The prediction has a mean pLDDT of 82. The RNA shown here (Glycine riboswitch aptamer) has 92 nucleotides and comes from Iocasia frigidifontis.
């Protein structure tokens, strides 16, 4: 410093799936059946890397897969993304 990764805050955008049935104090909650994937979590494999004589082992993601959790009117939440601010200090 015309400042990387990463982290936090604020605001905007933000999908999917039963306003299902029964009980209950309307909401809520419990039970039942049916579903969703983009909080979180878990799983292995792709590329790459390492070792080994091997094509075998280890390492290794995701928006892939599983749905534990969460969710299935609205609200809230929501990965991701844009803008602004702060921390940070790779690098020059």
């Nucleotide at each position: 410093g015309u400042g990387a990764a990463u982290u936090u805050c604020a605001g905007g955008a933000g999908a999917g799936a039963g306003a299902c049935c029964u009980u209950u104090u309307u909401u809520u909650a419990a039970g039942g059946c049916g579903c969703c994937g983009a909080a979180g979590g878990a799983g292995a494999u792709a590329a790459g890397g390492u070792g080994g004589a091997a094509c075998c082992a280890c390492u290794a993601a995701a928006a892939c897969u599983c749905u534990c959790a969460g969710g299935c009117a609205g609200a809230a939440g929501a990965a991701u993304u844009c803008u602004g601010a702060a921390a940070g200090g790779a690098c020059g």
Of the family's consensus pairs, 82% are formed in the model. Taxonomically the source falls in Iocasia (Bacteria, Bacillati, Clostridia, Halanaerobiales).